[in-house]
The RNA shown here (TPP riboswitch aptamer (THI element)) has 101 nucleotides and comes from a Chitinophagaceae bacterium. The source organism's lineage runs through Bacteria, Pseudomonadati, Bacteroidota, Chitinophagia and Chitinophagaceae. Rfam family: TPP riboswitch aptamer (THI element). Rfam links the family to the GO term thiamine pyrophosphate binding.
RNA sequence: GUAGCUGUUCCGGGGUGCUGAGGGUCAAACCAAGGCUGAGAUUAAACCCGUAGAACCUGAUCAGGAUAAUGCCUGCGCAGGGAAGGACAGAGCCGCUAUAC
Numbered sequence: 001g002u003a004g005c006u007g008u009u010c011c012g013g014g015g016u017g018c019u020g021a022g023g024g025u026c027a028a029a030c031c032a033a034g035g036c037u038g039a040g041a042u043u044a045a046a047c048c049c050g051u052a053g054a055a056c057c058u059g060a061u062c063a064g065g066a067u068a069a070u071g072c073c074u075g076c077g078c079a080g081g082g083a084a085g086g087a088c089a090g091a092g093c094c095g096c097u098a099u100a101c
Base pairs, nucleotide, nucleotide: 001093002092005090006089007088008087009086010085011050012049013048014047017036018035019034022031023030056081057080058079062075063074064073065072
């Protein structure tokens, strides 16, 4: 000095499903311990993602498979969209200088 990498921080983007003992109600609505998948299922001052963009949305009340059930898995998917950032620090790397051998 430094594109890229890592970390911190600021900024920006994003999701929140299935099930459910029990409570509640005339019946519903509603509340809800626990269980499933997951980074995250509103403990959030968390978690994930920011263009090299499957974070996330649309298609989608999609198709196949599995499951107690589900946006659970796979496909769809070089389909269409999607945040079009900054600061600091560190490692590494490059260059230069000095010293020692």